[in-house]
RNA sequence: GCAGCCGGCCGGACGACCGCCGCGCGCACGCGCCCCGGCGCGGGCGCGGGGAGGAAAGUCCGAACUCCAGAGGGCAGUGCGCCGGGUAACGCCCGGUCAGGGUGACCUGAAGGAAAGUGGCACAGAAAACAUACCGCCGGCCGCGCCCGCAAGGGCGGGGCAGGUAAGGGUGAAAAGGUGCGGUAAGAGCGCACCGCGCCUGCUGCAAGGCGGGUGGCAGGCUAAACCCCGCACGGAGCAAGACCAAAUAGGGGAGCGCUUGAGGGUGGUCCGCCCGAAGCUUCCGGGUAGGUCGCUUGAUCCCGCCGGAGACGGCGGGGCUAGAGGAAUGGUCGUCACCGGCGCGUUCGCGGGCAACCGCGGCGCGCCGGUACAGAAUUCGGCUUAUGGCCGCGCUGCGGCG
Repeated sequence: GCAGCCGGCCGGACGACCGCCGCGCGCACGCGCCCCGGCGCGGGCGCGGGGAGGAAAGUCCGAACUCCAGAGGGCAGUGCGCCGGGUAACGCCCGGUCAGGGUGACCUGAAGGAAAGUGGCACAGAAAACAUACCGCCGGCCGCGCCCGCAAGGGCGGGGCAGGUAAGGGUGAAAAGGUGCGGUAAGAGCGCACCGCGCCUGCUGCAAGGCGGGUGGCAGGCUAAACCCCGCACGGAGCAAGACCAAAUAGGGGAGCGCUUGAGGGUGGUCCGCCCGAAGCUUCCGGGUAGGUCGCUUGAUCCCGCCGGAGACGGCGGGGCUAGAGGAAUGGUCGUCACCGGCGCGUUCGCGGGCAACCGCGGCGCGCCGGUACAGAAUUCGGCUUAUGGCCGCGCUGCGGCG
């Protein structure tokens, strides 16, 4: 210098003006209530203070909280699955083990069981699993052809039959251990050494496991994000959960009055009067709806320090907390600065080219223009995943150059 790996941090800053949504205080107004001075409600104005995120997102896990259901147990179903630890809990996190990938820093892994049972393994291939035999190799038997030989016989080639074999070839993603030596008619764990595998065992580690020793020529492919088996966990719905207050109208129930001997209504200041007028009228209670209030933000909380721990994390002390709407506010404009990109100009700067004037690339400075990502709380937390602009570490690795 180039190419990577890991971890952490930030999510533009300040000011002015104009707005938006809650909260508190004050002022005046309107309405309602009564104990006549206050209280409550409503909108208005003013002042003060507050107002999105690291992912608020996807709603994928785990919980808190609420309601419903529920003696206890089983079946079914779903999820999880190396070991130890953390946590309220988890499918999350930390530390390790093993396997796989990478030259490496490092990364990835739903990582129990295939010697319980069932199933599947396309095409190709003889055979995809109680093994088998297409080509080949080997010896035996029976014919044939050619050649040599006086003959007996011998040689070569090819065919058939019944066998041996699993070395070699071929098929396939995968073919019944691998490599080598011996052995054999040819071969073969047939024998031996090493590796692999099973069983026994020593040391070590909390454990997963690691390092060894002995023994058996040796089980038999792969697939469980196929059924299944083993172990563990799990009731359902979700803040539109749910709790409280509670109109108008129409139902339900009780009481009183009334049904022509006139309840009630209209007219009117009131009585009489007049008119309407019937089987209803008045009042109370209860359930539900509209509407309102609560749930509603102080919580497994955040920051700092110390202590314990390798770490996740835990303990103690101090300090901080000010969105809580209910279809949804948190915005806009301007100025200065920061960062990024483009263009132009300048440059006692560096590199390269050129005889040179100079040219190209980069750095630095100035000016102009544009941009500042992903995204928007809705009961609240812990995670995961996804989206996205940058910065940092004298962090780590590999390669190259120079000294």
The RNA shown here (Bacterial RNase P class A) has 403 nucleotides and comes from an Acidobacteriota bacterium. A source record names the gene rnpB. It matches the Rfam family "Bacterial RNase P class A". Rfam describes the family as follows. Ribonuclease P (RNase P) is a ubiquitous endoribonuclease, found in archaea, bacteria and eukarya as well as chloroplasts and mitochondria. It is annotated as a ribozyme. The prediction has a mean pLDDT of 76.